[in-house]
RNA sequence: GGCCCUGUAGCCCAAUUGGCAGAGGCGCCCGGCUCAGAACCGGGAGGUGCAGGUUCGAAUCCUGCCUGGGUCA
Numbered sequence: 001g002g003c004c005c006u007g008u009a010g011c012c013c014a015a016u017u018g019g020c021a022g023a024g025g026c027g028c029c030c031g032g033c034u035c036a037g038a039a040c041c042g043g044g045a046g047g048u049g050c051a052g053g054u055u056c057g058a059a060u061c062c063u064g065c066c067u068g069g070g071u072c073a
Base pairs, nucleotide, nucleotide: 001072002071003070004069005068007066010026011025012024019056028044029043030042031041032040049065050064051063052062053061
């Protein structure tokens, strides 16, 4: 350098292949419970790698770039 795959919250991950408002677990914050803590129960904040394009509508399709991995030389 060519080709292929990957990227979703602090971490792990789902999304029926374009549809409503992105599901869940751990963690974090608040509250309940307790003498207190843990556990348990209830609630809450936080996300589609970046920039464009197509579309009524994009995590999903297209283009470029970036990160990580594989492969060929």

This is a predicted structure of a 73-nucleotide RNA (transfer RNA) from a Tepidisphaeraceae bacterium. The coordinates come from a structure-prediction model, not an experiment, and the mean pLDDT is 81.